[in-house]
Formats: sequence, C1' cells, structure tokens
RNA sequence: GAUAGAGGUUGCGCCAUCCAUCAGUAGUAUAUCCAAUGCGGCAGGCGCAGGUGCGGAUAUGCGAAAGGGGAUUGUGCCGAAAGGGCCGGAGUCCUGUACUUUGCCCCUUGGGUAUGGAAUGAAUAAUUCCAUGACUGUCAUCUGGAAAAAAUAAGAUGGGGCGCUAUC
Repeated sequence: GAUAGAGGUUGCGCCAUCCAUCAGUAGUAUAUCCAAUGCGGCAGGCGCAGGUGCGGAUAUGCGAAAGGGGAUUGUGCCGAAAGGGCCGGAGUCCUGUACUUUGCCCCUUGGGUAUGGAAUGAAUAAUUCCAUGACUGUCAUCUGGAAAAAAUAAGAUGGGGCGCUAUC
C1' cells in the first nucleotide's frame, strides 16, 4: 500500500405497506349580522379575486393532507452516518432575503443510552447540537486464581475510528 472483517440483534441509513397522531384542525356548504379589502413565506414590484360581497363573527352540516412517529417486510452498508462552514445548481410570479433540496471541498464525532439545556416541531412524540455520567467495543501498560509456566476469564489506569484485527 491492497484485500477481507469485527463492535450491536436497541450498530447506521433507504424504499414500500399498514396503524395512530396531526384534527373535528385547514378547507368547504347553508343561514344571520358586520363590512372593503384579501391572497402569492417576508419587503419592493407585478398580478389574481372582490358591493353578483374581500374579509370577520356566530350556528348547523360535511371534512382532509404533508412533514414527523410506531410496527413489519425488503435492501445498502461499518464514516456506516450525522452535524457545521465556503462556493455552485434547482424550486418557490420577478429582485433581495428566508426556506427546501442537491454537488465538490474543509472541520468535528468510536457506538448506543440516561440526565440537563437550546433549536425545530401540533405535541409531553421525535430529530439535531452542547455538556455531564455510567455502559459497551478496541488498543497499550500493570495485576492476574487452576499442580507449574504461558495464554485466558476478571480488574485498574490511559488513549481513540486518519483507529483495531487477519492475509498478501
């Protein structure tokens, strides 16, 4: 340098199906009353709708969806993947901004989990980030019982995936 592997059955992602939540919400129909503005994320512009009633309130009726979540099947893998940053592309009527998505490069993180805080979110779900704790896997050093030696179980300390193991 190349190749192949291990950490866990609560390792990491992706698709599909079903279920609950979202929510009796958004929207919509009718009736009554008020009544001139309302919509395209935000601002400017430009448009669309509107006294044949914008929009609001009350009552009655009908009534979703997406994102996120759980389960199951399948599938790709072990920087699997996640987050942050610069630059670029695409989408949202145009410009700017915000948001979503995507590509290269750089930085951080071994893994899951518990607690606390922050952000997103309809949410007490969940995700992401930060801090702390124990656990776990691995490597190094030391101790290390079995008749003895070695190895090993187990224990202590320390490090971290640009690592570790095996083969060439």